[in-house]
Predicted 3D model of a 74-nucleotide RNA (transfer RNA) from a bacterium. The sequence was found in a public genome assembly. Rfam family: tRNA. Rfam links the family to the GO term triplet codon-amino acid adaptor activity.
RNA sequence: GCGCCUGUAGCUCAGCGGAUUAGAGCAUCUGUCUUCGGAACAGAGGGUCGGGGGUUCAAUUCCCUCCAGGCGCG
Numbered sequence: 001g002c003g004c005c006u007g008u009a010g011c012u013c014a015g016c017g018g019a020u021u022a023g024a025g026c027a028u029c030u031g032u033c034u035u036c037g038g039a040a041c042a043g044a045g046g047g048u049c050g051g052g053g054g055u056u057c058a059a060u061u062c063c064c065u066c067c068a069g070g071c072g073c074g
Stems, first nucleotide, its partner, number of pairs: 001073007010026004028044005050066005
């Protein structure tokens, strides 16, 4: 340099043949329980869906470009 893959909550990931309120587990916080803690149960908060642009009535999803990481080729 070329090709492919990945980037979504603090972490690990799903969703990604366009429209349903953007989700799960763990973690965090609050409450119940407990002598305290843990566990269990109930609830809550937390997201520019890597950045920018484009197509569209509508984009996490399609297209272009850039950034970061990984793999392969030269």